The prediction has a mean pLDDT of 88. This is a predicted structure of a 348-nucleotide part of an RNA (small-subunit ribosomal RNA, central domain) from an uncultured Chlorobiota bacterium.
Context: one part of a larger RNA
RNA sequence: CUGGGUAUAAAGGGUGCGUAGGCGGCUUUUUGCGUCAGAGGUGAAAUCCACGGGCUUAACCCGUGGGGUGCCUUUGAAACGGGAAGGCUUGAGUAUGACAGAGGCGGAUGGAAUUCCUGGUGUAGCAGUGAAAUGCGUAGAUAUCAGGAGGAACACCGGUGGCGAAGGCGGUCCGCUGGGUCAUAACUGACGCUGAGGCACGAAAGCGUGGGGAUCAAACAGGAUUAGAUACCCUGGUAGUCCACGCCUUAAACGAUGUAUGCUUGGUGUUGGAACAGCAAUGUUUCAGUGCCGGAGGGAAUCUAUUAAGCAUACCACCUGGGGAGUACGAUCGCAAGGUUGAAACUC
Numbered sequence: 001c002u003g004g005g006u007a008u009a010a011a012g013g014g015u016g017c018g019u020a021g022g023c024g025g026c027u028u029u030u031u032g033c034g035u036c037a038g039a040g041g042u043g044a045a046a047u048c049c050a051c052g053g054g055c056u057u058a059a060c061c062c063g064u065g066g067g068g069u070g071c072c073u074u075u076g077a078a079a080c081g082g083g084a085a086g087g088c089u090u091g092a093g094u095a096u097g098a099c100a101g102a103g104g105c106g107g108a109u110g111g112a113a114u115u116c117c118u119g120g121u122g123u124a125g126c127a128g129u130g131a132a133a134u135g136c137g138u139a140g141a142u143a144u145c146a147g148g149a150g151g152a153a154c155a156c157c158g159g160u161g162g163c164g165a166a167g168g169c170g171g172u173c174c175g176c177u178g179g180g181u182c183a184u185a186a187c188u189g190a191c192g193c194u195g196a197g198g199c200a201c202g203a204a205a206g207c208g209u210g211g212g213g214a215u216c217a218a219a220c221a222g223g224a225u226u227a228g229a230u231a232c233c234c235u236g237g238u239a240g241u242c243c244a245c246g247c248c249u250u251a252a253a254c255g256a257u258g259u260a261u262g263c264u265u266g267g268u269g270u271u272g273g274a275a276c277a278g279c280a281a282u283g284u285u286u287c288a289g290u291g292c293c294g295g296a297g298g299g300a301a302u303c304u305a306u307u308a309a310g311c312a313u314a315c316c317a318c319c320u321g322g323g324g325a326g327u328a329c330g331a332u333c334g335c336a337a338g339g340u341u342g343a344a345a346c347u348c
Base pairs, nucleotide, nucleotide: 003320004319005318006317007302008301012316014201015200016199017198021194022193023192025088026087027086028085029084030083031082033081034080035077036076037075038074039073040072041071042070048066049065050064051063052062053061054060091191092188093187094186095184096183097182098181099180103177104176105175106174107173108172109171110154115149116148117147118146119145120144121143125136126135162169163168206247207246208245209244210243211242216240220236221235222234223233258315259314260313261312262311263310266293267292268291269290270289271288272287273286274285275284276283277282297304298303321348322347323346330341331340332339333338
């Protein structure tokens, strides 16, 4: 470079926005850059191919003819791609009117529960386990009643329900704010798709500074178990878990399935709209989502199947036997932990 691939065999970037680039709807006119056709020039010799010849043959050598990607000039064609000018509305966007939602940020606030504190009642146990013990308790525990403190999480509703690009989001109310869907077809008129670099976001754990600390709980201590038990079980318990600001940038970041668009039998649930019919229950149609089952097709099979892994197009990312190894070295980012990029020898 080419081919074949990327749900599970190696392989989809964690996600979005977007620069360059690549690609790009219908239609008219024009141009003639790409493209195509004709002609001419060039394309050294040797080499290559064909024929003929010379060394006894071959290799080798000689002659004649041919061929040659490409480049240049010129004449023409105008379908397709490009450029220029104009038109269009179905892609895209805008407007208007509705609608649903744990989308985000900030503030306020509520009840249940755990723990702790104070007081009352009350007395010998409580707690824990397979069984125990450590532990707590006559300095009055556990239980129960009243009051108080504080932190964290929000039972029921709750649902293969909803929202978000992903990570993720769940008490209630208020404020600010992003996105989406449906309807109308009023406006703009291709304004689009993808996206190397880049930028932003990115669970948990971890790090820095300052708060906070109820619960749970790495480490740690003790009790058990055991041959041992640096575990599983039990009693405690510190970082952490929570908040603010700043880092880290990784995951089985998963649908192990990149994004966008079009096309391709169906059935049945469910969420949000709209239209029509009906007194109503409801039904029919349609758009957008989200599940299940299955047809053709695909697939090694499992399975997938209008939410494709089918049929196509555009663009990006990635793979190319196992180990060595996501290691070494270098570069770069980071406070560190470490991240990103990423080999080879050797070996099977």
Rfam family: Bacterial small subunit ribosomal RNA. Rfam links the family to the GO terms ribosome and structural constituent of ribosome.